[in-house]
Large-subunit ribosomal RNA, domain I from Salinicoccus sediminis, 539 nucleotides, folded computationally. Rfam family: Bacterial large subunit ribosomal RNA. It was read from a public genome assembly.

Context: one part of a larger RNA
């Protein structure tokens, strides 16, 4: 030195565990903000820092309800206190809530600097309180060129907006490229990603100028189907419907105008009236005066929002420990689950089943008040959404790339009809059929989940599962946008090794605790690589 054997060191795999995640289900909730949000900075305890909680009333203040013996958070220490005259703790409501932040008196390198005005204390200094943003709206005052007026200026307002968010869902305004086409330009990716604006708990759409073609159906939305069909397409790559049919849900309304009345600065405004296509309304005449709907209030019931009651077991054995084994019982509307020194229906918390509320919210029902809501005949006149519909040209959206291209939208230039009217039925024309544009609102069925409650898993189990089981968006890196970790386990219980010895200490040896200390905090198990000690054989 090699190969074995034995025993160690190192290391942290594996096994077991789970406080944390992941995915979903059901119900709820779906917003917060100038009454100052979200998010922070700085502070607050008798005692350093941190987290949590709170705000100069600072580890808390008040009230109501619950609770019932302990309490002064994590946190184990000491001190000093509080509590059956009901503390701590839990629910609800209120008070306080520094400074920054839309930040809003002005400024500013956020958490800082500097003011004006009014009032109070008041002789002053000073202190305290309140207020002073911009835009829009309403009202008032003032008021040019320019007489009236208007613009402008000023003020008042218990009028509105501003910012945040959930990396979700929705609508709108803009809008790529890589890529595919085996190259590439039309095309595709894709109206996607991304940017901007806006909103809601949903949004958008929506009560036919519809779909159809057999007769008909009768707002919208969503699902299944139709169907990878009809079509579109350098007819390439590829794109890709709709109606019918079956379901979910179901709901319909209001203006403008004609005409009347009041007012008018003569522009119009307000009230009545009226709202449709088998045309309707105004107008003239005739007849009627109900049912129902909506809003607010009150009451009851239910849900939510702290809690409360809640059955039934002992002995022996093993063991450190009984919940295990054996024996004998019991409860069960409860044998879901968790804990307790190993595996507990009957030990603890609970569970099934019941009970319960101050305050608020929601739902249903009843009731009160207020508001809204009705037809027929006639056919002379009037009304029925105009720079609109539509056309040319240029674009875009429609599954549809200009095509025979209807339909919808935008730009530009033209530009109707008025019920004997108008639009559509995929060029266009006719017949026929359907419908009534150029005003508006509208629940449900649908999409999503930052969040709350309850639950589930042929989901993970610490290199997994969220990046994060642990003081993690931390440490650290970067000028910055941004990137972004590692890190769980003593034991049933700290019983965390009094005391003695060696040592400067670290550490170790005894002693003691414990079932175990080769469980001693570098702490469960403790693999391999790697490093040793002893010993056998070989060299």
């Nucleotide at each position: 030195g090699g190969c074995g054997c034995a025993c160690g060191g190192u290391g942290g795999a594996u096994g077991c565990c789970u406080u944390g995640g992941c995915a979903c289900u059901a119900a709820g909730a779906g917003c917060c903000g100038a009454u100052g949000a979200a998010g922070g900075a700085c502070g607050g305890a008798a005692c350093c820092a941190a987290c949590a909680c709170c705000g100069a009333u600072a580890u808390g203040c008040u009230u109501c309800g619950g609770g019932g013996a302990g309490c002064u958070g994590u946190a184990a220490g000491u001190a000093a206190g509080c509590g059956u005259u009901g503390a701590a703790c839990c629910g609800a409501a209120g008070a306080u809530u520094u400074c920054c932040g839309a930040a809003u008196g002005g400024g500013g390198g956020a958490a800082c600097c500097c003011a004006g005005c009014a009032c109070a204390u008041c002789a002053u200094u000073a202190u305290g309180u309140g207020u002073u943003g911009c835009c829009g709206g309403u009202c008032a005052g003032u008021g040019a060129a320019u007489a009236g007026a208007u613009a402008g200026c000023u003020g008042a307002c218990g009028c509105g907006g501003c910012g945040g968010u959930a990396g979700a869902c929705c609508c709108g305004g803009g809008g790529a490229a890589c890529u595919g086409a085996a190259a590439c330009a039309u095309c595709u990716c894709a109206g996607u990603a991304c940017c901007c604006g806006g909103a809601g708990g949903a949004a958008g759409a929506g009560a036919a100028a519809g779909a159809a073609a057999a007769a008909u159906c009768g707002a919208u939305u969503c699902c299944c189907u139709g169907a990878g069909u009809a079509g579109c397409g350098g007819c390439g790559a590829g794109c890709g419907a709709a109606a019918c049919g079956g379901g979910a849900a179901g709901a319909g309304c209001c203006c403008a105008a004609a005409c009347c009345a009041g007012c008018u600065u003569c522009g119009g405004c307000u009230g009545g009236g009226g709202u449709u296509g088998u045309a309707g309304g105004a107008c003239a005449c005739c007849g009627a005066c109900a049912c129902g709907c909506c809003a607010a209030g009150u009451a009851a019931u239910g849900u939510u929002g702290a809690g409360c009651c809640g059955a039934a077991c002992g002995g022996c054995c093993u063991g450190g420990a009984a919940a295990g084994g054996c024996c004998g019982g019991c409860c069960g509307g409860a044998g879901g689950g968790g804990g307790u020194a190993a595996c507990a229906g009957u030990c603890c918390c609970g569970u099934a089943g019941g009970c319960a509320a101050a305050g608020g919210a929601c739902a249903u029902u009843a009731u009160u008040u207020g508001g809204c809501c009705c037809g027929g005949u006639g056919g002379a006149u009037c009304c029925u959404g105009a720079g609109u519909a539509c056309g040319g040209c240029g674009g875009a959206a429609c599954a549809c790339g200009a095509g025979g291209a209807a339909u919808u939208c935008c730009g530009u230039c033209g530009g109707a009809a008025u019920c004997c009217g108008g639009g559509a039925g995929g060029c266009c024309c006719a017949u026929c059929u359907c419908c009534c544009a150029a005003g508006g609102c509208u629940a449900a069925a649908u999409a999503c989940u930052c969040c709350u409650u309850a639950g589930u898993g042929a989901c993970c189990g610490a290199u997994a599962g969220c990046g994060a089981a642990c003081c993690a968006g931390u440490a650290c890196c970067g000028u910055g946008a941004g990137g972004g970790a590692a890190a769980g386990g003593u034991g049933a219980a700290a019983a965390g090794c009094a005391c003695c010895c060696c040592g400067g200490a670290a550490g170790g040896g005894g002693a003691g605790u414990g079932a175990a200390a080769c469980a001693g905090a570098a702490c469960c198990u403790g693999a391999a690589a790697c490093c040793g000690u002893g010993u056998g054989c070989c060299u």
Source information:
The coordinates come from a structure-prediction model, not an experiment, and the mean pLDDT is 83.